Model confidence (mean pLDDT): 87 of 100. Predicted 3D model of a 332-nucleotide part of an RNA (large-subunit ribosomal RNA, domain IV) from a Saprospiraceae bacterium. Taxonomically the source falls in Saprospiraceae (Bacteria, Pseudomonadati, Bacteroidota, Saprospirales). It was read from a public genome assembly. Its Rfam family is "Bacterial large subunit ribosomal RNA".
Context: one part of a larger RNA
RNA sequence: UUCGUGGCUAAGGAACUAGGCAAAAUGGUCUCGUAACUUCGGGAGAAGAGACGCUCUGUUAUUAAAUGGAGCCGCAGUGAAGAGGCCCAGGCGACUGUUUAGCAAAAACACAGGACUCUGCAAAUUCGUAAGAUGAAGUAUAGGGUCUGACACCUGCCCGGUGCCGGAAGGUUAAGGAAGGUUGUUAGCUUUCGGGCGAAGCAAUCGACUGAAGCCCCGGUAAACGGCGGCCGUAACUAUAACGGUCCUAAGGUACCGAAAUUCCUUGUCGGGUAAGUUCCGACCUGCACGAAUGGUGUAACGAUCUGGGCACUGUCUCAGCCACGAGCUCG
Numbered sequence: 001u002u003c004g005u006g007g008c009u010a011a012g013g014a015a016c017u018a019g020g021c022a023a024a025a026u027g028g029u030c031u032c033g034u035a036a037c038u039u040c041g042g043g044a045g046a047a048g049a050g051a052c053g054c055u056c057u058g059u060u061a062u063u064a065a066a067u068g069g070a071g072c073c074g075c076a077g078u079g080a081a082g083a084g085g086c087c088c089a090g091g092c093g094a095c096u097g098u099u100u101a102g103c104a105a106a107a108a109c110a111c112a113g114g115a116c117u118c119u120g121c122a123a124a125u126u127c128g129u130a131a132g133a134u135g136a137a138g139u140a141u142a143g144g145g146u147c148u149g150a151c152a153c154c155u156g157c158c159c160g161g162u163g164c165c166g167g168a169a170g171g172u173u174a175a176g177g178a179a180g181g182u183u184g185u186u187a188g189c190u191u192u193c194g195g196g197c198g199a200a201g202c203a204a205u206c207g208a209c210u211g212a213a214g215c216c217c218c219g220g221u222a223a224a225c226g227g228c229g230g231c232c233g234u235a236a237c238u239a240u241a242a243c244g245g246u247c248c249u250a251a252g253g254u255a256c257c258g259a260a261a262u263u264c265c266u267u268g269u270c271g272g273g274u275a276a277g278u279u280c281c282g283a284c285c286u287g288c289a290c291g292a293a294u295g296g297u298g299u300a301a302c303g304a305u306c307u308g309g310g311c312a313c314u315g316u317c318u319c320a321g322c323c324a325c326g327a328g329c330u331c332g
Base pairs, nucleotide, nucleotide: 001328002327003326004325005324006323007322008321009320011318012317015316020313028052029051030050031049032048037042039150053072054071055070056069057068058067059066060065073077085311086310087309088308089307090306091305092303093302097109098108113148114147115146116145117144118143119142126133127132151298152297153296154295156228157227158226161225162224163221164220165219166218167217170216171215172214176210177209180206181205182204183203184202185201188197189196190195229247230246231245232244233243257287268284269283270282271281272280
């Protein structure tokens, strides 16, 4: 001199950085005190204050403990060690839980709750060729499947397509059956001796007619898969359009929310916070391309979650210095 691990640091105190990452700070017990919000349980150890040693001694109630009085020492009395940092606002997920053994712990999975659907028991389902097993030593307040995901307020319109359920009149339709036909073969008949005709049987083939489910068809069903418009005009400033016209559709997106985990243009515009804010919060609505159980909107509590802000605190930084130990390097 380089690195590592510890320790300290004037003044400042996040100016560092993608980001307070890391470090510092807080920390025990007792007393006081404690907001919004809330599902009245919580939030809460909220926040924020004060006390704490030793000697002698009083009281209660012997030890312990509590509460007083007088005094003593230090920079420092939970005298060392061990021992929450806190607050505000928002997104997501209600919560405790589970997960990518070895780069992801989450907003993903699960969950209680909700809904639809199948299943009447030799149940449906699942495994097995089967016997059999499972479901279940259960019986619709049960069991299986699918979706959603506490709770609160709600969950709009469309059955044209696809799926599922129901229907059976008509159309179409397989194997099978089958009236009948055609062809081959030949006993026989016939012949101009080349040939011709040809029953029965057998074989091949065609086949009217009959013939189920399915499909077509008729209904139902969206917490089934899914879907939920365009153009033009119009009010006495302008702008806008409650209103009207027209085309198309199965029906044209209701409530709520909205530049959002969704907004391209976009750092939209306005307000707040900052001296200054592509992030953040509150609004607006012009929703490229929100939207109602592929759930919509809220929500106390919870979270090694994500985002923004603040207090405290600090070598993160301005900007670096010193010390200890260890490792290297150099020299001996």